[in-house]
RNA sequence: GCGCGAGUGGCGGAAUCGGCAGACGCGCUGGAUUUAGGUUCCAGUGCCUUCGGGCGUGGGGGUUCGAGUCCCCCCUCGCGCA
Numbered sequence: 001g002c003g004c005g006a007g008u009g010g011c012g013g014a015a016u017c018g019g020c021a022g023a024c025g026c027g028c029u030g031g032a033u034u035u036a037g038g039u040u041c042c043a044g045u046g047c048c049u050u051c052g053g054g055c056g057u058g059g060g061g062g063u064u065c066g067a068g069u070c071c072c073c074c075c076u077c078g079c080g081c082a
Stems, first nucleotide, its partner, number of pairs: 001081007010026003019065001027045006046055003058074005
């Protein structure tokens, strides 16, 4: 240089053919249980907010009523070829 694949909350990882983003697990926070800790159980857990809502899938743009998903450019990582 060329080809292929990947990038989503703190972490791993879902999201059918484009239609409620973050299911599920781990972690964390609060509570119950315990003398205490662990285990177990319950609830919560992206950001902002005037509480009406708005923003958020590596970055930018495009298509569409609607994009994590399709198209273009770029960045990073992995594999292969030279």
A computed fold for an 82-nucleotide RNA from Brachybacterium phenoliresistens, annotated as transfer RNA.
The organism belongs to Brachybacterium, within Bacteria.
The sequence was found in a public genome assembly.
Its mean pLDDT, the model's own confidence on a scale to 100, is 80.
It matches the Rfam family "tRNA". Its family is annotated with triplet codon-amino acid adaptor activity in the Gene Ontology.